[in-house]
RNA sequence: UGAGUUGGUGGCUAGGGUUCCGGCCUUCGGUUGAAGGUGACUGGUCCGAGAGCCACCGCCUGGGCCAUGACAGUCCAGGUGCACGGCGGGACAAAAGCCCGGGAGAC
Numbered sequence: 001u002g003a004g005u006u007g008g009u010g011g012c013u014a015g016g017g018u019u020c021c022g023g024c025c026u027u028c029g030g031u032u033g034a035a036g037g038u039g040a041c042u043g044g045u046c047c048g049a050g051a052g053c054c055a056c057c058g059c060c061u062g063g064g065c066c067a068u069g070a071c072a073g074u075c076c077a078g079g080u081g082c083a084c085g086g087c088g089g090g091a092c093a094a095a096a097g098c099c100c101g102g103g104a105g106a107c
Base pairs, nucleotide, nucleotide: 007057008056009055010054011053012052015047016046020044021043022041023038024037025036026035027034028033058080059079060078061077062076063075064074065073082102084105088100089099090098
């Protein structure tokens, strides 16, 4: 100086809105209820982190066992770093730390 890798999935949370449930309000109703409104309604369902957490898998390094011309396999130990970040747009019912995006930009 150049090239490659620095990963994936699941669960949880920060956070998010309002399709459904529930709450509240209004109206109808003999009753069980029904219709409409409301997320500056705590909630349940739901969405949910590159820079949050956990687990498993993958990959890498060293050693042991087994085996061989070499590979592969298995077990143990270790590693998987760093990370300031708009505006605006997109999807689902809608919004968001989701996606555009480790983007633009800054250092």
Background:
Predicted 3D model of a 107-nucleotide RNA (Guanidine-I riboswitch aptamer) from a Xanthobacteraceae bacterium.